Two RNAs folded together computationally: RNase P RNA and transfer RNA, 413 nucleotides in total. Rfam match: Bacterial RNase P class A. Rfam classes the family as a ribozyme.
RNA sequence: UGAGUCCACCGGGCGGCCGCACGCAAGAGCGUGAGGAAAGUCCGGACUCCAUAGGGCAUGGUGCUGGGUAACACCCAGGCGGGGCGACCCGACGGAAAGUGCCACAGAGAAGAGACCGCCUACGCGCUAGCGCGCCGGCAAGGGUGAAACGGUGGUGUAAGAGACCACCAGCGUCCCGAGUGAUCGGGACGGCUAGGUAAACCCCACCAGGAGCAAGGCCAAGCAGGGAUGGGUGACCCGCUCAAGUGAUCCCGGGUAGGCCGCACGAGGCCGGCGGCGACGCCGGUCCCAGAUAGAUGACCGCCCCCGACAGAAUCCGGCUUAUAGGUGGACUCAAACG
RNA sequence: GGCCCCGUCGUCCAGAGGCCUAGGACGCUGCGCUCUCAAGGCUGAGACGCCGGUUCGAAUCCGGUCGGGGCUG
Numbered sequence: 001u002g003a004g005u006c007c008a009c010c011g012g013g014c015g016g017c018c019g020c021a022c023g024c025a026a027g028a029g030c031g032u033g034a035g036g037a038a039a040g041u042c043c044g045g046a047c048u049c050c051a052u053a054g055g056g057c058a059u060g061g062u063g064c065u066g067g068g069u070a071a072c073a074c075c076c077a078g079g080c081g082g083g084g085c086g087a088c089c090c091g092a093c094g095g096a097a098a099g100u101g102c103c104a105c106a107g108a109g110a111a112g113a114g115a116c117c118g119c120c121u122a123c124g125c126g127c128u129a130g131c132g133c134g135c136c137g138g139c140a141a142g143g144g145u146g147a148a149a150c151g152g153u154g155g156u157g158u159a160a161g162a163g164a165c166c167a168c169c170a171g172c173g174u175c176c177c178g179a180g181u182g183a184u185c186g187g188g189a190c191g192g193c194u195a196g197g198u199a200a201a202c203c204c205c206a207c208c209a210g211g212a213g214c215a216a217g218g219c220c221a222a223g224c225a226g227g228g229a230u231g232g233g234u235g236a237c238c239c240g241c242u243c244a245a246g247u248g249a250u251c252c253c254g255g256g257u258a259g260g261c262c263g264c265a266c267g268a269g270g271c272c273g274g275c276g277g278c279g280a281c282g283c284c285g286g287u288c289c290c291a292g293a294u295a296g297a298u299g300a301c302c303g304c305c306c307c308c309g310a311c312a313g314a315a316u317c318c319g320g321c322u323u324a325u326a327g328g329u330g331g332a333c334u335c336a337a338a339c340g
Numbered sequence: 341g342g343c344c345c346c347g348u349c350g351u352c353c354a355g356a357g358g359c360c361u362a363g364g365a366c367g368c369u370g371c372g373c374u375c376u377c378a379a380g381g382c383u384g385a386g387a388c389g390c391c392g393g394u395u396c397g398a399a400u401c402c403g404g405u406c407g408g409g410g411c412u413g
Base pairs, nucleotide, nucleotide: 001336002335003334004333005332006331007330008329009328010327012305013304014303015302016301018299020033021032022031023030024029035311039322040321042320043319044318045317046316047213048212049211050210054239055238056237059209060208061207062206063205064078065077066076067075068074079093080091081090082089083088094204095203099202100201101198102197103196116143117142118139119138120137123134124133125132126131127130151169152168153167154166155165156164170194172191173190174189175188176187177186178185179184217262218261219260220259226253227252228251229250230249231243232242233241234240269288270287271286272285273284274283275282276281306309341412342411343410344409345408346407347406350366351365352364353363358396368384370382371381389405390404391403392402393401
């Protein structure tokens, strides 16, 4: 200098003026006012109601190991596999020798399989006497089909062959030793010679999950016309529990209302510092208060400056994931070339 | 706001891992027929919303995304 990898961050700035929403104030006025994703609603929780969510059975989810966390499908560290020269990245990564199912077409044969071409002995026929044809058989080395063909290489052996036998290699099972909390890794002995794929097919194993959702739920006010059904609730089901027992409870139809308050913003909260931990994170101390409506608030104008501004806007709250995003900043690292 | 469902020719449906080169009806193109039109006959075109993944193989299974619809005080 060029090409790249990872991590963190910014997302026009300053001033004036007029507005909007909320809070405080008697008032003038003062203070605060969208995001990294507020989004998708894909996970996980808090909260509320129904048992403090209890037992069973279904159903659903998660799926290497250890840790973090309120919890998770998230995060951290490690293992294994794959990719990259490398920094580094990616992985729905339990079980296919529990069982069942499926493996189209092609192919001889698709799961303890098979003989189309082929190879070979004997026999018969022919002839140029080691070849051709036919045929009883043997074989699976080679060809061929396929996504996938029942270990690989070399040798022994044989009529030809074959784990039939042997050596080495790959892989599998059982046992043992060592390292590690563990996943796993390293080594050894024995065995049989080889075990196909698919679980984002059923299923098995381990773990997790009761249901509904702030339009939850509670209170006040106003208004109306009753009628019907049945025990109701725990929203798959059973048990259990619970409410009610006829002036009650729930559901359905009809009628009325279309108002207010709480929930509702101090929280698993932000920032700074210290300590522990490889890290995610935790503990301690200090400091700050930081949107909040119910037709739903963020805008417009002027001046100056720059690199001329992307994706997009809260509606119960929080932790994640995913998706969208113009342009820019900082740090760590890798590779290549050149120069010193 | 919350919860749920669905995307296959122009329209309405079928398909549920391979027999899919995706089928049917109506509609559409062209050719016959007719004096002409219609009907009828023959023929042809036309789709799995999009992007990834699992699998030998995906309309079908899984994830993401886009679009549409319904319920709810």